Context: one part of a larger RNA
RNA sequence: UUGGGUGUAAAGGAUAUGUAGGUGGUUUAGUAAGUUGGAUGUGAAAUCCUUUAGCUUAACUAAAGAACUGCAUCCAAAACUACUUUACUUGAGUACGGGAGAGGAGACUGGAAUUUCUGGUGUAGCGGUGAAAUGCGUAGAUAUCAGAAAGAACACCUGUGGCGAAAGCGAGUCUCUAGACCGUAACUGACACUGAGAUAUGAAAGCUAGGGGAGCAAACAGGAUUAGAUACCCUGGUAGUCCUAGCCGUAAACGAUGGACACUAGGUGUGCCCGCCUUAGGUGGGUGUGCCGAAGCUAACGCAUUAAGUGUCCCACCUGGGGAGUACGGCCGCAAGGUUGAAACUC
Numbered sequence: 001u002u003g004g005g006u007g008u009a010a011a012g013g014a015u016a017u018g019u020a021g022g023u024g025g026u027u028u029a030g031u032a033a034g035u036u037g038g039a040u041g042u043g044a045a046a047u048c049c050u051u052u053a054g055c056u057u058a059a060c061u062a063a064a065g066a067a068c069u070g071c072a073u074c075c076a077a078a079a080c081u082a083c084u085u086u087a088c089u090u091g092a093g094u095a096c097g098g099g100a101g102a103g104g105a106g107a108c109u110g111g112a113a114u115u116u117c118u119g120g121u122g123u124a125g126c127g128g129u130g131a132a133a134u135g136c137g138u139a140g141a142u143a144u145c146a147g148a149a150a151g152a153a154c155a156c157c158u159g160u161g162g163c164g165a166a167a168g169c170g171a172g173u174c175u176c177u178a179g180a181c182c183g184u185a186a187c188u189g190a191c192a193c194u195g196a197g198a199u200a201u202g203a204a205a206g207c208u209a210g211g212g213g214a215g216c217a218a219a220c221a222g223g224a225u226u227a228g229a230u231a232c233c234c235u236g237g238u239a240g241u242c243c244u245a246g247c248c249g250u251a252a253a254c255g256a257u258g259g260a261c262a263c264u265a266g267g268u269g270u271g272c273c274c275g276c277c278u279u280a281g282g283u284g285g286g287u288g289u290g291c292c293g294a295a296g297c298u299a300a301c302g303c304a305u306u307a308a309g310u311g312u313c314c315c316a317c318c319u320g321g322g323g324a325g326u327a328c329g330g331c332c333g334c335a336a337g338g339u340u341g342a343a344a345c346u347c
Stems, first nucleotide, its partner, number of pairs: 004318003007301002012315001014201004021194003025088002029084003033081002035077008049065006091191001092188003095184004103177007110154001114150008125136002162169002206247006215241002220236004258314006266292012296303002320347003329340004
């Protein structure tokens, strides 16, 4: 390199937008670069192959042929690819009309709970556990009532329900804003798919600066447990968790399953839109989302119109275990570290 693979054995990039590149619907006319056919020239000899011949045979040698699958030039063809061109509407997009949704950003508002503070009632316990103790409490706690303050999270609704590219999104109202879906078939007329680099987004933890700090809680302290207990349990408790501005760029970032298109039995739920009917419903179409299963696939488990089936196109990745996601170097970062990423040696 050919080939084989990537749900769980090694292997799908965290996700998207998109540049170069690769690939690309139907149709008219042309060109002839690729393509196909023919001719000419060349493709040294030897070697290899075939058939003969010569050494007693063979090896070996000689002769003839074939071959040298290539290259160049010329002629021809025009189906396919390409290029130029004509047209089309089914791919894609736009417009108009609709309904659904925790999609995003900002502002304002709300009640329950918790803690703290103030005051009232009230008296000896409270709290905690397997059992206890540390702890809190006669300086009046716990309990209960009234008032005030603060921060964070939004019970029920809530649903293998919805939305979003993924990360993720859940109190209410308003403003701004993105996408998907359904219907009409009015417009454009292949404008498409994928996408190395690149750019953007990217949970939690962590970092910088300034705020905030109720609850929870790494570290830390104490009490228990225990042979010990740097833990599990308990009482406390600081970073942090929250907000603003910036950084970090990683996760079992998982469906451990890249994206797009086409095709291949069904059954049963459910969200949204639309049509019809005999309207708490039934039925059909589209689009999502679950379960069960035919063929087929799979090492098996299982997957099965939301494929891991059958095909086409593009990207990414894998090649025995350890050493090692380490070292060195580069790039990025304030740092933590990230990214790219070996070898010796060893089994």
RNAcentral holds the full RNA, with entries from ENA and SILVA.
The part of an RNA shown here (small-subunit ribosomal RNA, central domain) has 347 nucleotides and comes from a Candidatus Firestoneibacteriota bacterium.
Model confidence (mean pLDDT): 87 of 100.